[in-house]
Record summary
This is a predicted structure of a 114-nucleotide RNA (FMN riboswitch aptamer (RFN element)) from Desulfitobacterium metallireducens. RNAcentral records the identical sequence in 2 taxa. The model forms 100% of the base pairs in the Rfam consensus. Lineage of the source: Bacteria > Bacillati > Eubacteriales > Desulfitobacteriaceae > Desulfitobacterium. It matches the Rfam family "FMN riboswitch aptamer (RFN element)". Gene Ontology term of the family: FMN binding. The sequence is in RNAcentral, with records from Rfam and Ribocentre.
RNA sequence: AAUACCCUCUGGGGACAGGUGAAAUUCCUUACCGGCGGUAAAGCCCGCGAGCCGAAAGGCUGAUCUGGUGAAAGUCCAGAGCCGACAGUAUAGUCUGGAUGGAAAGAGGAGCUA
Numbered sequence: 001a002a003u004a005c006c007c008u009c010u011g012g013g014g015a016c017a018g019g020u021g022a023a024a025u026u027c028c029u030u031a032c033c034g035g036c037g038g039u040a041a042a043g044c045c046c047g048c049g050a051g052c053c054g055a056a057a058g059g060c061u062g063a064u065c066u067g068g069u070g071a072a073a074g075u076c077c078a079g080a081g082c083c084g085a086c087a088g089u090a091u092a093g094u095c096u097g098g099a100u101g102g103a104a105a106g107a108g109g110a111g112c113u114a
Stems, first nucleotide, its partner, number of pairs: 001113001006109005015030001017029003031094002033084002035048004043082002051060003064080005086097003
């Protein structure tokens, strides 16, 4: 100096609102939220994780436009939009549960080696 291999830690946010109703934080109104890596700074560009299907190999899986600045932005600024696993329950991104779980990944330690 740092790269095999090992260990430890970290690793998801958001309705105490109003209406209808016998019943809804699920419908309607209004509000609110945004994992990880890449790249001009990204929920909606590319990829990953989570989730679902499968005995396995493997497969499936949401959403953006317009204008501006700039060498460069679907990422910034302005404006207007859109999306959100499974199970439960009056139909759920926000409640409860699997989950005191797991993971993308990040940080630190130790360290092969030179």